The prediction has a mean pLDDT of 75.
A computed fold for a 105-nucleotide RNA from a Gemmatimonadota bacterium, annotated as TPP riboswitch aptamer (THI element).

RNA sequence: GGCAUUCGCCAGGGGCAUCGCGUUCCACCUCGGGGACGUGGUUGAGAGGCACCCUUCGAACCUGACCCGGUUCAGACCGGCGGAGGGAGGCGAACCGCCAAGGAG
Numbered sequence: 001g002g003c004a005u006u007c008g009c010c011a012g013g014g015g016c017a018u019c020g021c022g023u024u025c026c027a028c029c030u031c032g033g034g035g036a037c038g039u040g041g042u043u044g045a046g047a048g049g050c051a052c053c054c055u056u057c058g059a060a061c062c063u064g065a066c067c068c069g070g071u072u073c074a075g076a077c078c079g080g081c082g083g084a085g086g087g088a089g090g091c092g093a094a095c096c097g098c099c100a101a102g103g104a105g
Stems, first nucleotide, its partner, number of pairs: 001099003005094006011055004016049001017042010061086003067080004
């Protein structure tokens, strides 16, 4: 000096689904349907919280995808896809583990 490990600070990236009920609005000959708000259930770290997760050691998350198989009241709920493609970082401290160079003895 570089790498690794841990921590801190600042910054950045990301997702928010699905079903039931209630109210209301739109549409409607009929059969059906859609939006907003509230509330409850399912899964999950997280279902609009400055909360949670992730930042190249990158499956956080996106594309593929109105994908395929399974499951469910429903659904990225489970698996495949995925040894596919993308995807957002700097500083400081501790430690002295590893490597290298220089100097001294």
Its Rfam family is "TPP riboswitch aptamer (THI element)". From the family's description: Vitamin B(1) in its active form thiamin pyrophosphate (TPP) is an essential coenzyme that is synthesised by coupling of pyrimidine and thiazole moieties in bacteria.